[in-house]
Context: one part of a larger RNA
RNA sequence: AGAUGAAUGCUAGCGGCAUUCUUAAUACAUACAAGUUAGACGAGAAGUGGUGUUUCCAGUGGCAAAUGGGUGAGAACGCAUAAGAACCUACCUUUGGGAGGGGAACAACAAUUAGAAAUGGUUGUUAAUACCCCAUAGGCUGAGGAACAAAAGAAGGAAUCCACCCGAGGAGGGGCUCACGUCUAAUUAGCUAGUUGGUGAGGCAAUAGCUUACCAAGGUGAUGAUUAGUAGCUGGUCCAAGAGGAUGAUCAGCCACACUGGGACUGAGACAUGGCCCGGACUCUUAUGGUAGGCAGCAGCGGGGAAUUUUCCGCAAUGGGCAAAAGCCUGAUGGAGCAAUGCUGCAUGGAGGUAGAAGGCCCACGGGUCGUGAACUUCAUUUCUUGGAGAAGAAGCAACGAUGGUAUCUGAGGAAUAAGCAUCGGCUAACUCUAUGACAGUAGCCAUGGUAAGACAGAGGAUGCAAGUGUUAUCC
Numbered sequence: 001a002g003a004u005g006a007a008u009g010c011u012a013g014c015g016g017c018a019u020u021c022u023u024a025a026u027a028c029a030u031a032c033a034a035g036u037u038a039g040a041c042g043a044g045a046a047g048u049g050g051u052g053u054u055u056c057c058a059g060u061g062g063c064a065a066a067u068g069g070g071u072g073a074g075a076a077c078g079c080a081u082a083a084g085a086a087c088c089u090a091c092c093u094u095u096g097g098g099a100g101g102g103g104a105a106c107a108a109c110a111a112u113u114a115g116a117a118a119u120g121g122u123u124g125u126u127a128a129u130a131c132c133c134c135a136u137a138g139g140c141u142g143a144g145g146a147a148c149a150a151a152a153g154a155a156g157g158a159a160u161c162c163a164c165c166c167g168a169g170g171a172g173g174g175g176c177u178c179a180c181g182u183c184u185a186a187u188u189a190g191c192u193a194g195u196u197g198g199u200g201a202g203g204c205a206a207u208a209g210c211u212u213a214c215c216a217a218g219g220u221g222a223u224g225a226u227u228a229g230u231a232g233c234u235g236g237u238c239c240a241a242g243a244g245g246a247u248g249a250u251c252a253g254c255c256a257c258a259c260u261g262g263g264a265c266u267g268a269g270a271c272a273u274g275g276c277c278c279g280g281a282c283u284c285u286u287a288u289g290g291u292a293g294g295c296a297g298c299a300g301c302g303g304g305g306a307a308u309u310u311u312c313c314g315c316a317a318u319g320g321g322c323a324a325a326a327g328c329c330u331g332a333u334g335g336a337g338c339a340a341u342g343c344u345g346c347a348u349g350g351a352g353g354u355a356g357a358a359g360g361c362c363c364a365c366g367g368g369u370c371g372u373g374a375a376c377u378u379c380a381u382u383u384c385u386u387g388g389a390g391a392a393g394a395a396g397c398a399a400c401g402a403u404g405g406u407a408u409c410u411g412a413g414g415a416a417u418a419a420g421c422a423u424c425g426g427c428u429a430a431c432u433c434u435a436u437g438a439c440a441g442u443a444g445c446c447a448u449g450g451u452a453a454g455a456c457a458g459a460g461g462a463u464g465c466a467a468g469u470g471u472u473a474u475c476c
Stems, first nucleotide, its partner, number of pairs: 002475003006472005013346006019339001021304001026302001028300001030299001032297001035063003040060002044056003070257003078182002081179001083177002087174003092170007100134004109124006139148001153162001155160001183229003190220003195217008232254004236247004259280005282293002285290001310336001312335003318332001319330004349379004359370004384413006393403001420465005425446003431460004441448002
């Protein structure tokens, strides 16, 4: 000199675009953040004089809830680059086939019953795209014989359309292996017993000591194993001519985590946590028998801290889930609000104006300087105040805008509404006076202050930057 997710002192006019708990992965009141489907299903209700149409709907079923969003505690084939073979894949897509026959239940509901509640128990009844059996199969296993395993309908007057089952591909996604790279410490030198390899068996979607029985005694390490500490990794970001050093906020990719520790269930996919079970700590509640909870989602609250925002608006756009669709849901997202936190743009007026006015300061008392600066004259109106009009973003009829009466355009008014902060001994741009007198103080370093201080304090003047400017912290 540059930089920052900064903080802080003084000061502050406006806009655009960004950014905003770096600390306690601390504890959380409240509301919302994942639903949808009545064109899968049987009840019930509203409405109607009745039928029909319509609407709502607890429950069964389907799909989704493994995405999205947050955080960085932990940790290593974790990440990065480059390869590989023994795999899986719902929805989507291409393609070849198929959907025949039958059956028994369980919720809801009714009755009864346990409990303070959360939540249940028993009996009876019922539907389906829920479940089961038989048949069938260019599938699988097997040398063969032989054995095993499918399916579902709905809407419509119909054409059709949406679903269903079994194969074979594709795309996208995921699991696994490996080479190389990836911080510090030797005041950490040995580490390892499923450990290293083989065989048999089991197991997995798949390879594999992944697991197990037996056998062998291996494997790894000064090219730093093991241990300990620290830390999410990367694209990137900052500095630098480069080499390199530091860093890993926002955005993007990967990983890990969800109060703490463990476990499986469901499912194409999780060992899931706005799902379940168990142990623990904490909080709420209780009839003391028991029960409920998990903001590292968005706001918000206490606490910690030098320090970080609104309990806002909307699904109009983009994207996602469900649905045949209309549509519903979406604190993703689009927006607004707060904050000079940063970058960037604009303004605080332009032209004329010497009696060089008054006043301040200095003075050798002649004058010099602040200074064309002001006053004064004149001009324009970016901004400002106040009226009027008013978007694009909407996606090929039309309609649909949270933002927003915003941006923008236009009329009127009047210089009106708008400058500070730091410094002035040298480094380092900028100097005098007064006061103080080793005191008060200054200070990044050298240093300064002892009665003429260009270094302290005040004043006048000057210099630098400017809606900012100094200081502090950190990196280079």
Background:
Predicted 3D model of a 476-nucleotide part of an RNA (small-subunit ribosomal RNA, 5' domain) from Trichopus zeylanicus subsp. travancoricus. NCBI's taxonomy places the organism under Eukaryota, Spermatophyta, Liliopsida, Trichopus, Trichopus zeylanicus. Its mean pLDDT, the model's own confidence on a scale to 100, is 84.